Predicted 3D model of a 526-nucleotide part of an RNA (small-subunit ribosomal RNA, 5' domain) from a metagenome. RNAcentral holds the full RNA, with entries from SILVA. It matches the Rfam family "Bacterial small subunit ribosomal RNA".
[in-house]
Context: one part of a larger RNA
RNA sequence: GAUUGAACGCUGGCGGCACGCCUAACACAUGCAAGUCGAGCGGUAACAUGAUGUGUAGCAAUACACAUUGAUGACGAGCGGCGGACGGGUGAGGAACACGUAGGAACUUACCUUUUAGAGGGGGAUAACUAAGGGAAACUUUAGCUAAUACCGCGUAAUGUCGAAAGACCAAAGCUGCCCGCAAGGGUGGCGCUGAAAGAGAGGCCUGCGUCGAUUAGCUAGUUGGUGGGGUAAAGGCCUACCAAGGCGAUGAUCGGUAACUGGUCUGAGAGGACGACCAGUCACAUUGGGACUGAGACACGGCCCAAACUCCUACGGGAGGCAGCAGUGGGGAAUCUUGGACAAUGGGGGAAACCCUGAUCCAGCGAUGCCGCGUGGGUGAAGAAGGCCUUCGGGUUGUAAAGCCCUUUAGGCCGGGACGAAGGUUAUGGUAGGAAAUGACUGUAAUUUGACGGUACCGGCAGAAUAAGCACCGGCAAACUCUGUGCCAGCAGCCGCGGUAAUACAAAGGGUGCAAGCGUUAAUC
Numbered sequence: 001g002a003u004u005g006a007a008c009g010c011u012g013g014c015g016g017c018a019c020g021c022c023u024a025a026c027a028c029a030u031g032c033a034a035g036u037c038g039a040g041c042g043g044u045a046a047c048a049u050g051a052u053g054u055g056u057a058g059c060a061a062u063a064c065a066c067a068u069u070g071a072u073g074a075c076g077a078g079c080g081g082c083g084g085a086c087g088g089g090u091g092a093g094g095a096a097c098a099c100g101u102a103g104g105a106a107c108u109u110a111c112c113u114u115u116u117a118g119a120g121g122g123g124g125a126u127a128a129c130u131a132a133g134g135g136a137a138a139c140u141u142u143a144g145c146u147a148a149u150a151c152c153g154c155g156u157a158a159u160g161u162c163g164a165a166a167g168a169c170c171a172a173a174g175c176u177g178c179c180c181g182c183a184a185g186g187g188u189g190g191c192g193c194u195g196a197a198a199g200a201g202a203g204g205c206c207u208g209c210g211u212c213g214a215u216u217a218g219c220u221a222g223u224u225g226g227u228g229g230g231g232u233a234a235a236g237g238c239c240u241a242c243c244a245a246g247g248c249g250a251u252g253a254u255c256g257g258u259a260a261c262u263g264g265u266c267u268g269a270g271a272g273g274a275c276g277a278c279c280a281g282u283c284a285c286a287u288u289g290g291g292a293c294u295g296a297g298a299c300a301c302g303g304c305c306c307a308a309a310c311u312c313c314u315a316c317g318g319g320a321g322g323c324a325g326c327a328g329u330g331g332g333g334a335a336u337c338u339u340g341g342a343c344a345a346u347g348g349g350g351g352a353a354a355c356c357c358u359g360a361u362c363c364a365g366c367g368a369u370g371c372c373g374c375g376u377g378g379g380u381g382a383a384g385a386a387g388g389c390c391u392u393c394g395g396g397u398u399g400u401a402a403a404g405c406c407c408u409u410u411a412g413g414c415c416g417g418g419a420c421g422a423a424g425g426u427u428a429u430g431g432u433a434g435g436a437a438a439u440g441a442c443u444g445u446a447a448u449u450u451g452a453c454g455g456u457a458c459c460g461g462c463a464g465a466a467u468a469a470g471c472a473c474c475g476g477c478a479a480a481c482u483c484u485g486u487g488c489c490a491g492c493a494g495c496c497g498c499g500g501u502a503a504u505a506c507a508a509a510g511g512g513u514g515c516a517a518g519c520g521u522u523a524a525u526c
Base pairs, nucleotide, nucleotide: 001526002525003524004523006522007521008520009519010518013374014373015372016371017370018369019367020366021332026330027329028328030327031326032325035082036081037080040079041078043075044074047073048072049071050069051068052067053066054065055064056063057062089285090284091283098211099210100209101208102207103206104205107203108202109201112199113198114197115196116195117194118193120154122152123151129144130143131142132141133140134139160169161168162167174191175190176189177188178187179186180185212256213255218248219247220246223245224244225243226242227241228240229239230238260282261281262280263279264275265274266273267272287308288307289306290305291304310321311320312319313318338364340363341362342361346360347358348357349356350355377407378406379405380404387398388397389396390395411467413462414461415460416459417458421453424449425448426447427446428445429444430443431442432441470515471514472513473512474511475496476495477494481510482509484507485506491498492497
């Protein structure tokens, strides 16, 4: 000099864009953060509608009330499907194929895309519900009834699996729209289902090289290799039995300390050094330790089981919990924000769709934490006013500075207008391919509707210099000097050093210098 996720002191007008627990991976009150599908199913707790019945008012139309009815819109709880393995957080552990990079072969892949073949015919259950219990609760037992895209046989079976071959073996599910028809039924569209082959994207595994210390020199028995067996989606001591005695190491084994890694960031002319906040990729973790289940995928942050510590409830028998999600609280600390709004956009999950959910995200709030921009006025104005300070008492300086005069109006204030971000959805009506036709699909037209931010940005108008400057320094380094006070005192200080009666070095004042909504100090890196 540059830099910072900074902090502290003094000061503080506005805007844009970023950033904001670096410490206790300490403990957490409260709310929210993962649901959705009734076009899979049996149904009907609530809401609404219709129908039927009864009653009241009325001449009646009708209105109201009650009851019944899943008939309709819908839908609590339940069965079932898909998703809760993504997204979000944190950096404790880990010196390792964890990461980075370059390769490899023995693998898997739900949803999506392409191709191909199929989707026949049956069965037995079970939740919900009902009844009877147990329990303070959490919850739970027994009996009975019922459905499915839940479950299970049978049939079918190849370019699938096993096998040298022969041969053997393996699957499925329906739902919904439209048209024709009195119906039975038929036709057609969409979403699904099953087997196989491929693709895309994703993931698992292996290897070369790189990644602190020699003030760590020897390390190793599943250890190194082989055979048989097991296990996995898959290679492999991954596991096991037996056999052999190997394997690693100054090209740094082993051990130890520390640490998430990288793209990158800071600095530097570069080489290098230091770092790894935010953003992006990867890894690891989810109170601590262990375990598996389900599933295409987890050994699973807001799933399960066991153990431990802690907290809470309890009728003392037993139960409940996990903010390193978003806010927020206590604590620790020099120190780090709102218990906000919206799904309008982007993206994600579910759904045929409408739509629902989404503390992802988009916004707003707080903080000079940083960077950038703007403002705090402009011109004129010498009697060089007054006052202050200095003085050799002549004057000098503050100083065109102020006042005065003439202007301007950014930002702020007030008044008015007012967005882009919206693509899409719904309804109506055309066209195109297909089809007997229709719905649907694709593509037009018209109408209508969707904005948290936000009455914000932006634009126009009004008044008025009005509302807006500080901080550090002035002995040398290093830009900037005098007076007074003090008298080795009080104090200053980054280094050299100042202060003991004329201190440009302390304190104050006047003046000056440098930066400026900041300026200094401290800490840290180059």